[in-house]
Context: one part of a larger RNA
RNA sequence: GAAUGAACGCUGGCGGCGUGCUUAACACAUGCAAGUCGAACGAGAAAGAUCCUGCUUGCAGGAUCGAGUAGAGUGGCGCACGGGUGAGUAACGCGUGGAUAAUCUACCUUCGGAUUUGGGAUAACAUUGCGAAAGCGGUGCUAAUACCGGAUAAAGUUACGAAUUCUUCGGGAUUAAUAAUGAAAGGCAGCCUCUGCUUGCAAGCUGUUGUUUGAAGAUGAGUCCGCGUACCAUUAGCUAGUUGGUAGGGUAAAGGCUUACCAAGGCAACGAUGGUUAGCUGGUCUGAGAGGAUGAUCAGCCACACUGGAACUGGAACACGGUCCAGACUCCUACGGGAGGCAGCAGUGAGGGAUUUUGCGUAAUGGGCGAAAGCCUGACGCAGCAACGCCGCGUGAGUGAUGAAGGCUUUUGGGUCGUAAAGCUCUGUCAAUGGGAAAGAACGUUUUAUUUAUUAAUAGUGAAUAGAAUUGACGGUACCCAUGAAGGAAGCACCGGCUAACUCCGUGCCAGCAGCCGCGGUAACACGGGGGGUGCAAGCGUUAUUC
Numbered sequence: 001g002a003a004u005g006a007a008c009g010c011u012g013g014c015g016g017c018g019u020g021c022u023u024a025a026c027a028c029a030u031g032c033a034a035g036u037c038g039a040a041c042g043a044g045a046a047a048g049a050u051c052c053u054g055c056u057u058g059c060a061g062g063a064u065c066g067a068g069u070a071g072a073g074u075g076g077c078g079c080a081c082g083g084g085u086g087a088g089u090a091a092c093g094c095g096u097g098g099a100u101a102a103u104c105u106a107c108c109u110u111c112g113g114a115u116u117u118g119g120g121a122u123a124a125c126a127u128u129g130c131g132a133a134a135g136c137g138g139u140g141c142u143a144a145u146a147c148c149g150g151a152u153a154a155a156g157u158u159a160c161g162a163a164u165u166c167u168u169c170g171g172g173a174u175u176a177a178u179a180a181u182g183a184a185a186g187g188c189a190g191c192c193u194c195u196g197c198u199u200g201c202a203a204g205c206u207g208u209u210g211u212u213u214g215a216a217g218a219u220g221a222g223u224c225c226g227c228g229u230a231c232c233a234u235u236a237g238c239u240a241g242u243u244g245g246u247a248g249g250g251u252a253a254a255g256g257c258u259u260a261c262c263a264a265g266g267c268a269a270c271g272a273u274g275g276u277u278a279g280c281u282g283g284u285c286u287g288a289g290a291g292g293a294u295g296a297u298c299a300g301c302c303a304c305a306c307u308g309g310a311a312c313u314g315g316a317a318c319a320c321g322g323u324c325c326a327g328a329c330u331c332c333u334a335c336g337g338g339a340g341g342c343a344g345c346a347g348u349g350a351g352g353g354a355u356u357u358u359g360c361g362u363a364a365u366g367g368g369c370g371a372a373a374g375c376c377u378g379a380c381g382c383a384g385c386a387a388c389g390c391c392g393c394g395u396g397a398g399u400g401a402u403g404a405a406g407g408c409u410u411u412u413g414g415g416u417c418g419u420a421a422a423g424c425u426c427u428g429u430c431a432a433u434g435g436g437a438a439a440g441a442a443c444g445u446u447u448u449a450u451u452u453a454u455u456a457a458u459a460g461u462g463a464a465u466a467g468a469a470u471u472g473a474c475g476g477u478a479c480c481c482a483u484g485a486a487g488g489a490a491g492c493a494c495c496g497g498c499u500a501a502c503u504c505c506g507u508g509c510c511a512g513c514a515g516c517c518g519c520g521g522u523a524a525c526a527c528g529g530g531g532g533g534u535g536c537a538a539g540c541g542u543u544a545u546u547c
Stems, first nucleotide, its partner, number of pairs: 001547004006543005013393006019386002021351001026349003030346003035077003040074002048065008084304003093229008103221002108217008116150004125140006156181004162175005186209006195202003230276003237267003242264008279301004283294004306327005329340004357383001359382003365379001366377004396426004406417004430488001432483005440474001444470011491536005496517003502531005512519002
């Protein structure tokens, strides 16, 4: 000199864009942060309103609406994303380059095939029991795209052996034959051409969406390897599933991954083992560079979710707002037993030098569910607080010498603050007040018209185009106009040398200053105050840290 997620002191006008617990991965009151689908399924209230009847005149009963609504339940998809933190980890964790001929991949896209026939339950509900509660049972009824059989099997898989071809010589790909194995579910809308019965309807037809199976793609993931990746040798030896083989098991998958048996190996001064510290990277800061330091915000990867362990479900978890066990802590209790997990967003206490609102909205972007309308979304978009940072603007401009008054100083002549002020002439940024007033909105949906595909069809459905309607948290915000008015807006540090900037008074090795040299003991340019000056400026200094 540059820099910071900074803090402290003094000071403080406005705006834009960013940033904001670096400490206790300490403990957490309260609210919210993951739901959705009635076009999978069965069932289904109430308040209130109207009407009728009865009479004891304000009650009882019934019907209709409320409403196939609310709230529950079965089932599907999601909850493995998004969001947080950096405790652990010196490791194939990360970075980079490869391998997978050793693997998986829900939803999505493309291309084929199929979607057949049966069965038994169960929640909800009703009734009943136990319990303070959390909750748990008994009996009875019922549905499904829930569950379980049978049929079919192109393709697939496995076994057997054959041919062609590629090869890293381990093996892989393709083709035909035989045997075994092994699927499914319907929903919605419309129609009468075919079929069934007589109109009209569905078991029929059409459209759409699902289900199932196979191939391919896309996406995501698992695993393995080369190289790189902190300090200590005042850590020199470490290792029994250890190193390798065979066989069984296990996994989506190679493998001591696991088990039995056999052999005795494997690593290490090119630093094994042990210890300390640490998430890694793109990057960031500094520097001419080489390098050094660092890893906040943003992005990629990893790990974790009160502490430790375990599996279940699922395409994927050994799962932050799931389950089970153990532990510590907190809470409820009728003492028998239960409940909880902010390293999500706000917020509280504690710690600390120190870090914000218990805000608004789903309008945009993105995500989940749904055919859609839509619902959910503390992701996100915004607003609030903080000079915490960067950037921009302002606090006026011109003129004005009796060089005013006043301060300071003086050799008493003067010098200086100083064109500075006043005065005169202007301007109107920002702030204030009053008016006007956005872009961010296009999808989607509804509706109208046209075209087209399907079809028996002018029905319905799908696709495309055009028009109309509808949607803004921010916010009456940005921006524009007007009004009046220099009015509301300057401080901080320094002045001995380094280092730009000097004098007076006070003090008298005292009080004090100080980054280093050093200053102060009676004329202190170094302490304290005044005047003057210098530097930066809504900031300026100090402290801490890095180069």
Molecule: small-subunit ribosomal RNA, 5' domain
Organism: metagenome